[in-house]
RNA sequence: GUUUGAUCCUGGCUCAGAACGAACGCUGGCGGCGUGCCUAAUACAUGCAAGUCGAACGAGAAAGUGUAGCAAUACAUGAGUACAGUGGCAAACGGGUGAGUAAUACUUAGGUAAUCUGCCCUUUGGCGGGGGACAACUUUUCGAAAGAAGAGCUAAUACCGCAUAAGACCACAGCUACUACGGUAGCAGUGGUUAAAGCUGGCCUCUACUUGUAAGCUAUCACCAGAGGAUGAGCCUAAGCAGCAUUAGCUUGUUGGUGGGGUAAUGGCCUACCAAGGCGACGAUGGUUAGCUGAUCUGAGAGGUUGAUCAGCCACACUGGAACUGAGACACGGUCCAGACUCCUACGGGAGGCAGCAGUAGGGAAUAUUGCGCAAUGGAGGAAACUCUGACGCAGCGACGCCGCGUGAGCGAUGAAGGCUUUCGGGUCGUAAAGCUCUGUCGGGAGGGAAGAAAAACGAUAUGGCUAAUAUCCAUAUCGCUUGACGGUACCUUUGAAGGAAGCACCGGCUAACUACGUGCCAGCAGCCGCGGUAAUACGUAGGGUGCAAGCGUUGUUCGGAAUUAUUGGGCGUAAAGCGCGUGUAGGUGGCUAGAUAAGUCGGAUGUGAAAUCCCUCGGCUCAACCGGGGAAGUGCAUCCAAAACUGUUUAGCUAGAGGACGGUAGAGGAAGGUGGAAUUCCUAGUGUAGAGGUGAAAUUCGUAGAUAUUAGGAGGAAUACCGGUGGCGAAGGCGGCCUUCUGGGCCGUUCCUGACACUGAGACGCGAAAGCGUGGGUAGCAAACAGGAUUAGAUACCCUGGUAGUCCACGCCGUAAACGAUGAGUACUAGGUGUUGGGGGUAUUGACCCCUGCAGUGCCAAAGCUAACGCAUUAAGUACCCCGCCUGGGGAGUACGGCCGCAAGGCUAAAACUCAAAGGAAUUGACGGGGGCCCGCACAAGCGGUGGAGCAUGUGGUUUAAUUCGACGCAACGCGAAGAACCUUACCUGGGCUUGACAUCCCGAUCGUACCUUUUGGAAACAUGGUCAGCUUGGCUGGAUCGGGUAGAGGUGCUGCAUGGCUGUCGUCAGCUCGUGUCGUGAGAUGUUGGGUUAAGUCCCGCAACGAGCGCAACCCCUAUCUUUAGUUGCCAUCAUUAAGUUGGGCACUCUAGAGAGACUGCCCGGGCAAAACCGGAGGAAGGUGGGGAUGACGUCAAGUCCUCAUGGCCCUUAUGUCCAGGGCUACACACGUGCUACAAUGGACGGUACAGAGUGACGCGAAGCCGCGAGGGGGAGCUAAUCGCAAAAAGCCGUUCUCAGUUCGGAUCGCAGUCUGCAGCUCGACUGCGUGAAGUUGGAAUCGCUAGUAAUCGCGGAUCAGCAUGCCGCGGUGAAUACGUUCCCGGGCCUUGUACACACCGCCCGUCACAUCACGAAAGUUGGUUGCACCUGAAAACGGUGGGCUAAUUGUAAGGAGGGAGGCGCCCAAGGUUUGAUCGAUGAUUGGGGUGAAGUCGUAACAAGGUAACC
Repeated sequence: GUUUGAUCCUGGCUCAGAACGAACGCUGGCGGCGUGCCUAAUACAUGCAAGUCGAACGAGAAAGUGUAGCAAUACAUGAGUACAGUGGCAAACGGGUGAGUAAUACUUAGGUAAUCUGCCCUUUGGCGGGGGACAACUUUUCGAAAGAAGAGCUAAUACCGCAUAAGACCACAGCUACUACGGUAGCAGUGGUUAAAGCUGGCCUCUACUUGUAAGCUAUCACCAGAGGAUGAGCCUAAGCAGCAUUAGCUUGUUGGUGGGGUAAUGGCCUACCAAGGCGACGAUGGUUAGCUGAUCUGAGAGGUUGAUCAGCCACACUGGAACUGAGACACGGUCCAGACUCCUACGGGAGGCAGCAGUAGGGAAUAUUGCGCAAUGGAGGAAACUCUGACGCAGCGACGCCGCGUGAGCGAUGAAGGCUUUCGGGUCGUAAAGCUCUGUCGGGAGGGAAGAAAAACGAUAUGGCUAAUAUCCAUAUCGCUUGACGGUACCUUUGAAGGAAGCACCGGCUAACUACGUGCCAGCAGCCGCGGUAAUACGUAGGGUGCAAGCGUUGUUCGGAAUUAUUGGGCGUAAAGCGCGUGUAGGUGGCUAGAUAAGUCGGAUGUGAAAUCCCUCGGCUCAACCGGGGAAGUGCAUCCAAAACUGUUUAGCUAGAGGACGGUAGAGGAAGGUGGAAUUCCUAGUGUAGAGGUGAAAUUCGUAGAUAUUAGGAGGAAUACCGGUGGCGAAGGCGGCCUUCUGGGCCGUUCCUGACACUGAGACGCGAAAGCGUGGGUAGCAAACAGGAUUAGAUACCCUGGUAGUCCACGCCGUAAACGAUGAGUACUAGGUGUUGGGGGUAUUGACCCCUGCAGUGCCAAAGCUAACGCAUUAAGUACCCCGCCUGGGGAGUACGGCCGCAAGGCUAAAACUCAAAGGAAUUGACGGGGGCCCGCACAAGCGGUGGAGCAUGUGGUUUAAUUCGACGCAACGCGAAGAACCUUACCUGGGCUUGACAUCCCGAUCGUACCUUUUGGAAACAUGGUCAGCUUGGCUGGAUCGGGUAGAGGUGCUGCAUGGCUGUCGUCAGCUCGUGUCGUGAGAUGUUGGGUUAAGUCCCGCAACGAGCGCAACCCCUAUCUUUAGUUGCCAUCAUUAAGUUGGGCACUCUAGAGAGACUGCCCGGGCAAAACCGGAGGAAGGUGGGGAUGACGUCAAGUCCUCAUGGCCCUUAUGUCCAGGGCUACACACGUGCUACAAUGGACGGUACAGAGUGACGCGAAGCCGCGAGGGGGAGCUAAUCGCAAAAAGCCGUUCUCAGUUCGGAUCGCAGUCUGCAGCUCGACUGCGUGAAGUUGGAAUCGCUAGUAAUCGCGGAUCAGCAUGCCGCGGUGAAUACGUUCCCGGGCCUUGUACACACCGCCCGUCACAUCACGAAAGUUGGUUGCACCUGAAAACGGUGGGCUAAUUGUAAGGAGGGAGGCGCCCAAGGUUUGAUCGAUGAUUGGGGUGAAGUCGUAACAAGGUAACC
């Protein structure tokens, strides 16, 4: 950051940080220091990596050179050299790797009185005298080779006897000291056993020859035997050290003892015998994974992770086994055997082991040179020189990491050019560049040039020591000589020049950084949320910006954030989480007082905790990285000393916890037996007759063979009405008539007794509703399954009629439930109020009540506190302690596999792959409900009249068509846009034309009798063509226009109303919608606006943590109803005169007109109401409670409608989607729907006569009278710019006549003929008139619409549009009703409340099967591999034990022979191998099972609202 409309919480996922032996992509200047096969412990070509010593020993070349010689050759030298051998030492170090190993390892601390230790150091003593061989060598033989065998010669520091024995070892026995009582150490004694080797240098003191040598002496180094040390090693003990219990039992040399053997040494290490032990829930055994540590990385720490480089330990060396040698090995560059692999071979047989350094192949995302040197450090050998050393020191390769440096610095505004962008003004890249002035790091060239080197050795000198010695030798000091791989490297100087040196990622939020174009759910991006469907800051590119920088990103991994395993530091009523309940084992925890102890605890000291690392400090490389010196730290372990509060242990007590005794007491507590009444059903009998039963309505069913109903009797089973109660009892499940027996627990009271006996409780054991199972009974009612009837689209359901298991009893299983207070048990503490049950006490009473008080239960309300909230609140979810159980995202899944239990059903235990970014809790606001309450509306009801049926008109759909232009689609499209399509309109179609265009602006050129007007010809017209200008300062200019050309551009009823403005519809003239401040709430929000009344109204009043305010309501505005006043012409006429007539005079009283006012406000009275608001009734009044009507439409909803009124972004067309013209079409017609007109008739039709309006309209107009026509109309022209004239006749009505119930004298469609009018033109396609014709239709199914009063209904009149065309629309008046009990129901709406899994808001959400695709998993006849157990067979090499008749140098013996050795063979043991049978882990498997996922598949609608049968276990 992400669940939501929003909120709080829970909870997962994800990101920002650090790190790396890394890899990949793009890029890449230099240097220093580090670092580099994490994979195949795969296989290895080639070279090197362990030799050395001639001062232990014997033997001993050659090439070459020289000399002699003619030459062959000889001699000398090479050289006692090389090679090889005997012998010594080393090879067990150093170097590599991490396969194995969960303990024979490692780490820490100890022990070894149970041990060894070459070389080294110190020290003691010694080193006498002999012997026999075997290599090399020579020779013979075999073999391809490797090599082997035989014979012969020879030396030693090789080998073997003997002598000696201080000491050592063994045996015996003694003393002393210590002791862990096992023994150990020391001292002295007796007996026995055990050793050696010389080489080299020097010398002559002694002896012999006598030059000088030898014996001898002496020195160094060796050698032998002891003692001690140091170092190294062996063994033992304790603690620590990964995860699985879906591994719970393992073990026979096993555990212990005794004797013996073996080892350096303890020990079942081995063996014989004896005993039967040993280990294990504090995790044995088994299987998986893994080298361990110092340390590394991370983290605030605690922790977590890792175990590369460096260092310590271990293990391994092709795989397995074995020993030999040796001080040390069971041995990386040794041996033997077996196996696999590779190579050589003459096929007989042989050889080999890079997990040493380089290197090769292979594997892999991936990891370097077949380099130089022993100069330094270290090692082996040697007396030494020296030799060897892929240890090591260096160099090479790789940005793999860390660190450092550079790629320039200053000035420089016409803010250049150019890029990008733009509102076209500009902005930005940007002082950036250019230009000017400087500097010189790195790299390049030239020159100089280190430190790392100190020795050893040798020579000289001096001093000291050994010695007989002035010799040699040893030690020390000084001087001299000599040695560098790196490398002509670091470094320094100089030269020259801004010259050679910048990229990568990102820019929606998290997260620093924004614009343009392209694309159009495509291409793509993406760590999470998520972007992309034509205006993308999210894709791609560009410009700009941000971040880091020789690197930058990506991927992988670890820690962190994550308090997301919580010791520090979490939780469990509802989010995941309390076992269904009890008894109780181990374990954990535990009351008061005193003493002891010192295990825990606390303090101190000592030892150890390797070095390196980390930290501090100082220093060395120019700094840093890096390196060096010193310190600190290493929280640990061990030992000793000290303390004694607490815990533990122990001793002695106590009584407050717990328990017992005694006396009471309530109870559906449990078990068994008995027993009662009511009811249902059935049976028998009676009465009685046609129905009963059942439902929303029915039917199945029962009944004339007598039901239901009713009466009496009987049978049988089950359950126990009333009492009965948030009453009681029980641990929970659960328990209900009454009586009896047996029995458990609780509570109260009183004293007495025991003396911590307590709490909890893993395993274990027991109990455990309903359903289910087994055996045997029982069965009245009810009732799964099942059958039938209904319902329904279907109805395997809900409803009805039946009905079997079952429900009941006995015995035995099962062991689960939403087994719930969704709340484990115990103890203590922390305000109250009010009920109720049981027992007690007090007061009081005759008594029952009542009141007060304490205990034990059981409810409600509520404070503090807690809680995410809801809520809990002495019965805690508060405050604490102790013990147990459980949780760690959703799904997969409480599933699979395995195990245990069960007769079965099934239960308990319990994963993973895969998949999602959520799933969830509480509360909020809405919306919704086939939830509730209150209220309103022509909403229903009560009425009146219609529609739906007919004909026609008109609109729409559909169809048709070249076109039937387009839009509008529930209400809220459909007589709508359109207040009027013959052409025009017109947007459509066909055809004919034009291309700066029909229209606007600009520029250039040309023309001017061109535009206008009049007119000719062609043509359907457009158009083409011919004739015809104006003004003036008149050679020309100007205006105007045309033509031609041009660029901007013009034009578009083309697209997008889902890019928009504006306008409009609708909910709805419904009463609502909000805000400020305050208050409440963690918050979304609430309050106000709810409540009680009232209203048409959120209208008003009262109350109230609210107080106010705004938009709405109402009022203000207009018309109308009454009156007053002003004014009387074109209006009016009461009075006077006059006329045919308000015609005229006169008048303005009245009507009317149109200005201004008045009037109505619940103002007054009564009533009830809250002393309110208001309501009811009344008076007065023209009008009475908004008088009637209109205008006026809150916040918002519907991506509602309109780009075709207009405006407008973007896109598209540009000789066409523009524009002009003619004709056609929008008027089509099987059909369907909407809205209307006219009717079906007598409340009527027809004819005649006659009366009364209002509101409008009229100069391109209305048009009078009189005349003509049957009429439409014609003609005429008076008057009228209109209270004056005209349209204009109002019609229904009224008065008469006629028709008489018919398809008619109703009705008028359709059609024919003849006309009129408008108009350029009535064919497609106008209206009207006359004559004729005379269709359907006799009141309209389901359904549905309007209307509450001057309304409906009915009657006519006018106007807009308009040349003409009206049944439509907008207005006007005339006549003029009926009904409303009422709000149950339908529809819509308002307020409150409730539920919700909805918020795109019920047209919502959502479940399961099936079908398709895909993914992982389980089962499966089997198949196949790894590991392993038991049993058996076979059994190499080797050690060990016998044997050893064949063989035999040293010794013994005069000899024979012996002692001794030992080939061979035997035994034991055993690797590999084989056979059988198991176990376990994988791989695979036709088929099969469920699961997950997948924009628009099928079937239904299970859940969410009372989800339409409440849901759930």